The prediction has a mean pLDDT of 79. Lysine riboswitch aptamer from a bovine gut metagenome, 166 nucleotides, folded computationally. Of the family's consensus pairs, 95% are formed in the model.

RNA sequence: GAUAGAGGCGCGGAUCUCAUGAGUACCUGAGAGUCCUGAUGUGGACAAGACGGGAAAGGGUUGUCCGCCGAAGCUGCUUUUUACCUGCCGGUUAAGGUACCGGGCAGCUGGGCUGCAGGGAAAUACUCUGCAGACUGUCACCUGCAUCAGCAUGUGGAGCGCUAUC
Numbered sequence: 001g002a003u004a005g006a007g008g009c010g011c012g013g014a015u016c017u018c019a020u021g022a023g024u025a026c027c028u029g030a031g032a033g034u035c036c037u038g039a040u041g042u043g044g045a046c047a048a049g050a051c052g053g054g055a056a057a058g059g060g061u062u063g064u065c066c067g068c069c070g071a072a073g074c075u076g077c078u079u080u081u082u083a084c085c086u087g088c089c090g091g092u093u094a095a096g097g098u099a100c101c102g103g104g105c106a107g108c109u110g111g112g113c114u115g116c117a118g119g120g121a122a123a124u125a126c127u128c129u130g131c132a133g134a135c136u137g138u139c140a141c142c143u144g145c146a147u148c149a150g151c152a153u154g155u156g157g158a159g160c161g162c163u164a165u166c
Stems, first nucleotide, its partner, number of pairs: 001166005008069001010068006018060001026053002033046004072109008082099005110136002113133008138157004143152003
């Protein structure tokens, strides 16, 4: 340097089902009100509305399938496309800003779990970030046991790591 692997409630994606969203948004519209009017009718406007009908998106659950072990997530910068915005008058051509998806670069996080705080979310679901806790995998070191390869306790580091083969 190349290839192949390991951690486990392991990571991500797609899809089916189900629940939530929600009897919400929305549709219809009985009865009744105010104004146009000093009154009535008709009509219009405003506000409100029983009964009836009635979603969706995002996120989530189960199963299945797919890709994997910086899997992936977050932050910042940058970039293509798209959408929207950019005082007053006229024309022409641009330029700038915001937002989403995708790409690239850099940085942080080994992993899942629990708790607390904050953000997102309709939400007590879920998710993201920070902190703390024990647990777990890995390597190093000390000590002990044991005998050529391991086991146990403790401490510490980080995946740009670790193991195996070439």